Predicted 3D model of a 73-nucleotide RNA (transfer RNA) from a Kofleriaceae bacterium. The RNAcentral record of the sequence draws on ENA. Taxonomically the source falls in Kofleriaceae (Bacteria, Myxococcota, Polyangia, Haliangiales). It matches the Rfam family "tRNA". By type it is a transfer RNA. Gene Ontology term of the family: triplet codon-amino acid adaptor activity. Its mean pLDDT, the model's own confidence on a scale to 100, is 82.
[in-house]
RNA sequence: GGGGGAUUAGCUCAGCUGGGAGAGCGCGGGCUUUGCAAGCCUGAGGUCGAGGGUUCGAUCCCCUUAUCCUCCA
Repeated sequence: GGGGGAUUAGCUCAGCUGGGAGAGCGCGGGCUUUGCAAGCCUGAGGUCGAGGGUUCGAUCCCCUUAUCCUCCA
C1' cells in the first nucleotide's frame, strides 16, 4: 500500500428482504425477609464510531473517514 471482518445501552451481543432500536448481565425503585442473598415486578439508560449522499423513510444501501483484528505484498 491492497483485500476481508468488527464498531449498536456501563459490559457481552442480537437486529432476518429499508419502516416498532432490543435481549442477557449490571444499575435504580418496589414486593418478599428480623436482615442479607436468591426470586418476582417495574423503571432509567442509546447523536446505532464520525461526516456526507440516496430515499417519503437508513443500524441496514452508496461515498469519504477513524480505531481494532486478520490475510496478501